[in-house]
Context: one part of a larger RNA
RNA sequence: UGACGGGGGCCCGCACAAGCGGUGGAGUAUGUGGUUUAAUUCGACGCAACGCGAAGAACCUUACCAGGCCUUGACAUGGCGCCAAAGGCCCCGGAGACGGGGAGAUAGUUAUGGCGCACACAGGUGGUGCAUGGUUGUCGUCAGCUCGUGUCGUGAGAUGUUGGGUUAAGUCCCGCAACGAGCGCAACCCUCGUGUCCAGUUGCCAGCAGAAGAUGGGGACUCUGGACAGACUGCCGGUGACAAACCGGAGGAAGGCGGGGAUGACGUCAAAUCAUCAUGCCCCUUAUGGCCUGGGCUACGCACGUACUACAAUGGCGGAUACAGAGAGCAGCGAACCCGCGAGGGGGAGCGAACCUCAGAAAGUCCGUCUCAGUUCGGAUCGGAGUCUGCAACCCGACUCCGUGAAGCCGGAAUCGCUAGUAAUCGCGGAUCAGCAUGCCGCGGUGAAUACGUUCUCGGGCCU
Numbered sequence: 001u002g003a004c005g006g007g008g009g010c011c012c013g014c015a016c017a018a019g020c021g022g023u024g025g026a027g028u029a030u031g032u033g034g035u036u037u038a039a040u041u042c043g044a045c046g047c048a049a050c051g052c053g054a055a056g057a058a059c060c061u062u063a064c065c066a067g068g069c070c071u072u073g074a075c076a077u078g079g080c081g082c083c084a085a086a087g088g089c090c091c092c093g094g095a096g097a098c099g100g101g102g103a104g105a106u107a108g109u110u111a112u113g114g115c116g117c118a119c120a121c122a123g124g125u126g127g128u129g130c131a132u133g134g135u136u137g138u139c140g141u142c143a144g145c146u147c148g149u150g151u152c153g154u155g156a157g158a159u160g161u162u163g164g165g166u167u168a169a170g171u172c173c174c175g176c177a178a179c180g181a182g183c184g185c186a187a188c189c190c191u192c193g194u195g196u197c198c199a200g201u202u203g204c205c206a207g208c209a210g211a212a213g214a215u216g217g218g219g220a221c222u223c224u225g226g227a228c229a230g231a232c233u234g235c236c237g238g239u240g241a242c243a244a245a246c247c248g249g250a251g252g253a254a255g256g257c258g259g260g261g262a263u264g265a266c267g268u269c270a271a272a273u274c275a276u277c278a279u280g281c282c283c284c285u286u287a288u289g290g291c292c293u294g295g296g297c298u299a300c301g302c303a304c305g306u307a308c309u310a311c312a313a314u315g316g317c318g319g320a321u322a323c324a325g326a327g328a329g330c331a332g333c334g335a336a337c338c339c340g341c342g343a344g345g346g347g348g349a350g351c352g353a354a355c356c357u358c359a360g361a362a363a364g365u366c367c368g369u370c371u372c373a374g375u376u377c378g379g380a381u382c383g384g385a386g387u388c389u390g391c392a393a394c395c396c397g398a399c400u401c402c403g404u405g406a407a408g409c410c411g412g413a414a415u416c417g418c419u420a421g422u423a424a425u426c427g428c429g430g431a432u433c434a435g436c437a438u439g440c441c442g443c444g445g446u447g448a449a450u451a452c453g454u455u456c457u458c459g460g461g462c463c464u
Base pairs, nucleotide, nucleotide: 007464008463009462010461011460012459013458015454016453019418020417021416022415023414026309027308028307029306030305031304032303033302034300035299042053043052064295065294066293067292068291069290070289073121077120078119079117080116081115082114083113089102090101091100092099093098123284124283126282127281128280132278133277134273135272136271137269139267144183145182146181147180148179149178150159151158152157163174164173165172189261190260191259192258194229195228196227197226198225199224200223204218205217208216209215232255235249236248237247238246239245311411315370316369317368318367319366320365321364327358328357329356332351333350337346338345339344377408382403383402384401385400386399387398388397424446425445426444427443428442429441430440
């Protein structure tokens, strides 16, 4: 000077408390450990690993294993020589890679392409993240971290940055041997909410015609998207040191940071990543490189994490009937109509999309039924029959129909999230993607309870 303390003082945060809903029990999905295996590729390990890298493992991917093959190599540059094609197509062998053969027929004249030879070299998801760059997590969107000059101290250093108030904030005010400044805070950026003006198609429809925004017509409204306005403690009262500021009020769509996002200081953890990429060194070089077929990453006595579905009547089932937002679409989205109980099939209109399509929103509302039961709850598991994608669903896909109907009666110790359009609950879309989400990223619908307070638990800031 720091760090730490079961030292002290002050102050924050869903940190506790007050509430609401969960996890921990069940079944399943998924990740991990363990075990198994020829292989179950590798990495990630308290918070900050474990629905994580993976925003798509049947082949491919794929890095793993077994077997069959190649050795200047699948790929790059260079040397020498040869050829005029190479590729594609067909036949034979083969699991294929590949090997052998055949037909047909074309550019082009070396700077192109193919083959052969030997060598320089290629290649390596081999090692080291404790040799590194880059990127990222984390404390933490916490309010801090520093510098110049001056001053003080023999010096390490201190001061400034401490103190009195105040703030979300080292935010601002006052004081002060300090005076200033930088990186952070805030603001500038995006979005939601109000208004004005401009614009009116593919959007809108008040008044007129009309069954219908179909059409004529209209720019009022909604909306779209561009410009501007608007909020600044600006105004009033109180408190306060007359300051900063705080409390209450007016007006206002919005009030004291209006809500949300983006934005992450100096640094910490030899934190993570050599498997995104790059890269030093080391290692392999007829193999630790390369090609292929099949298998594996999907195993299963078990243990843990994260989710989904439930255990029912605020419910299940049947019928009827409303109201979204945000997206995506040409090797795509695919309407009407027809067939099928259904998944789906046929069909192809329209649409590169405010136009057409995906597209029925669901919870909700109304009517009926079930009457507390392992049930008309719950749907695992299994049998059978199918649909679709794809060369191919055996290992190992999703979905449909019929049958089957398991555990489960609200979950021990413990533990998590959330303070408002939030929690809870309900559906919809997208990326990846041939196909394959209960995951992820978004979108809207319905819509609470509680916060006395800071003693205690956890994390953090300042002074001592």
About this RNA: Predicted 3D model of a 464-nucleotide part of an RNA (small-subunit ribosomal RNA, 3' major domain) from an uncultured bacterium. The RNAcentral record of the full RNA draws on ENA and SILVA. Its mean pLDDT, the model's own confidence on a scale to 100, is 87.